[in-house]
């Protein structure tokens, strides 16, 4: 260096799971249901967010559902301080941002779940994957308008 085989890790609207729902199996119930144990499943759908340290700690946006998207428990790009950078701008305030570095107007665009089809893996509960097609936002992108005071340069 090439090959081939395992093991780890790859996650940030993300992880987990003692409550809870649910399914199997066993045992009690005569028996449907019910309970007790064991061994599973579920447990929020996209969009948007990252300069770097510190901090506090229920952190944005709507979809969908007449509801376990129910209850927690962890973390988190979102706030706050300061550093540092960009831009306005040649420099000080100041202001607004984060390496795509311009708040704002303003136009037009943007999901996913579900729902309908089809695979596939489990005894099941469910769970993984392709196609088809509909909708969003205080989000986001892109066009186009939009830059405060002071001081200095240069014609």
């Nucleotide at each position: 260096u090439a090959c081939g085989a395992g093991a780890u890790a790859c996650a940030a609207g993300c992880g987990c799971c003692a409550g809870g729902a649910c399914u199997c199996g066993c045992g009690c119930u005569g028996g449907c249901g019910g309970u007790g144990c064991g061994a599973g499943u579920c447990g929020a759908c996209g969009a948007g967010g990252a300069c770097g340290g510190g901090g506090a700690g229920c952190a944005u946006c709507g979809a969908a559902g007449g509801a376990u998207u129910c209850g927690g428990c962890g973390g988190a790009u979102g706030c706050c301080c300061c550093g540092c950078g960009g831009c306005u701008g040649g420099c000080c305030c100041g202001g607004c941002c984060g390496a795509a570095a311009g708040c704002g107007g303003u136009a037009c665009c943007g999901a996913a779940a579900c729902c309908c089809c089809g695979c596939g893996a489990g005894c099941g509960a469910u769970c993984g994957c392709g196609g088809g097609u509909c909708c969003a936002a205080c989000c986001g992108g892109u066009g186009c308008c939009a830059g405060g005071g002071g001081c200095g340069c240069g014609u």